[in-house]
RNA sequence: GCGUCGGUAGCUCAAUUGGAUAGAGCACCUGACUUCGGAUCAGGUGGUUGGGGGUUCGAGUCCCUCCCGGCGUACCA
Numbered sequence: 001g002c003g004u005c006g007g008u009a010g011c012u013c014a015a016u017u018g019g020a021u022a023g024a025g026c027a028c029c030u031g032a033c034u035u036c037g038g039a040u041c042a043g044g045u046g047g048u049u050g051g052g053g054g055u056u057c058g059a060g061u062c063c064c065u066c067c068c069g070g071c072g073u074a075c076c077a
Base pairs, nucleotide, nucleotide: 001073002072003071004070005069006068007067010026011025012024013023019057028044029043030042031041032040050066051065052064053063054062
């Protein structure tokens, strides 16, 4: 360089193959419980879905481009 897979909450991952409000667990915050802490229980905060553009009534999902990462392969040395 080429091919391929991926990028969604602080972390690990979902989202029924384009359908209306993007969720879960952990973490964090608050409260309950406890002498305190932990565990447990209840509630809550947190998202430009990597950036930009396009298609569509509608995009996390499809197309183009760029960025980042994994894997494979080629070339140079």